[in-house]
RNA sequence: GAGACCAUGGCGAAAAGGCGAACGCAGCGGACUGUGAAUCCGCCAGUACCGGUUCGAGUCCGGUUGGUCUCCCCA
Numbered sequence: 001g002a003g004a005c006c007a008u009g010g011c012g013a014a015a016a017g018g019c020g021a022a023c024g025c026a027g028c029g030g031a032c033u034g035u036g037a038a039u040c041c042g043c044c045a046g047u048a049c050c051g052g053u054u055c056g057a058g059u060c061c062g063g064u065u066g067g068u069c070u071c072c073c074c075a
Base pairs, nucleotide, nucleotide: 001071002070003069004068005067006066007065010025011024012023018055027043028042029041030040031039048064049063050062051061052060
C1' cells in the first nucleotide's frame, strides 16, 4: 500500500428498514428475613465519529477513526 471482517450500557450479547434498542451478569432502591444468602419487584445505563438515502436507519450508501486477519513491497 491492497483486501476481508468487526465496533451496540461497566461486561457479554440480540435486534437483516417499523424499535418505546431485547436478554443475562454487574450496580442502585425496595419486598421478604432475627441478620445475610437465595427469590421477587423496580430503576440506572448503550448504537465509534461525520455526512447521505428514506415517512422511518443499530440495520442501507460514502468517508473517517480504531481493532483482528490475509496478501504485496522495502529493510
This is a predicted structure of a 75-nucleotide RNA (transfer RNA) from Cohnella sp. OV330. The coordinates come from a structure-prediction model, not an experiment, and the mean pLDDT is 80. The RNAcentral record of the sequence draws on ENA. The source organism's lineage runs through Bacteria, Bacillati, Bacillota, Bacilli and Cohnella. It matches the Rfam family "tRNA". About the family: Transfer RNA (tRNA) molecules are approximately 80 nucleotides in length. It is annotated as a transfer RNA.